[in-house]
RNA sequence: GGCCUCAUCGUCUAGUGGUCUAGGACGCCGCCCUCUCACGGCGGUAACACGGGUUCGAGUCCCGUUGAGGCUG
Numbered sequence: 001g002g003c004c005u006c007a008u009c010g011u012c013u014a015g016u017g018g019u020c021u022a023g024g025a026c027g028c029c030g031c032c033c034u035c036u037c038a039c040g041g042c043g044g045u046a047a048c049a050c051g052g053g054u055u056c057g058a059g060u061c062c063c064g065u066u067g068a069g070g071c072u073g
Stems, first nucleotide, its partner, number of pairs: 001072007010026004018056001027045006049065005
């Protein structure tokens, strides 16, 4: 240099065009429980890397950029 894959809450991840103003687990915060802590119960918190395009509708499809990983000359 060429080709391929990946990028979603603080972390790990689900998502396969409309049911998603994006779900789950852990974390964090609050309340209950407890003499207190822990455990447990309930509630809350917070995300689609960036810029374009296609479409009535995009986290999802296409192009580019950035970053990460892999194969290869």
Predicted 3D model of a 73-nucleotide RNA (transfer RNA) from a Candidatus Berkelbacteria bacterium. The source organism's lineage runs through Bacteria, Bacteria candidate phyla and Candidatus Berkelbacteria. Rfam family: tRNA. From the family's description: Transfer RNA (tRNA) molecules are approximately 80 nucleotides in length. The sequence was found in a public genome assembly. The coordinates come from a structure-prediction model, not an experiment, and the mean pLDDT is 81.